[in-house]
Molecule: transfer RNA
Organism: uncultured Lachnospiraceae bacterium
């Protein structure tokens, strides 16, 4: 410098352009003499700008980080 991927709650990880779900992890309850473990609830998330579209996590697109290969 060029090509390509890639970014979603604390972490993991799905989602055909139409309600962003699923474990886990915290926190709270229930059990239990205590704790673990199991059951039951909560809280939390699409990396930034911009555009298309009634309607974007999903399509263009420009940047930001990251990772692979060329040189």
């Nucleotide at each position: 410098a060029g090509a390509c991927g890639c970014a979603u709650g604390g972490u993991g990880u799905a989602a055909u352009g139409g309600c962003a779900g699923c474990a886990u992890a915290c926190c709270g309850g229930u059990c239990u003499c205590c704790a673990a473990a199991a059951c039951c609830g909560u809280u939390g998330g699409u990396g930034a700008g911009a555009g298309u579209u009634c309607g974007a996590a999903u399509c263009u697109u420009u940047c930001u980080g990251c990772g692979u290969c060329u040189g």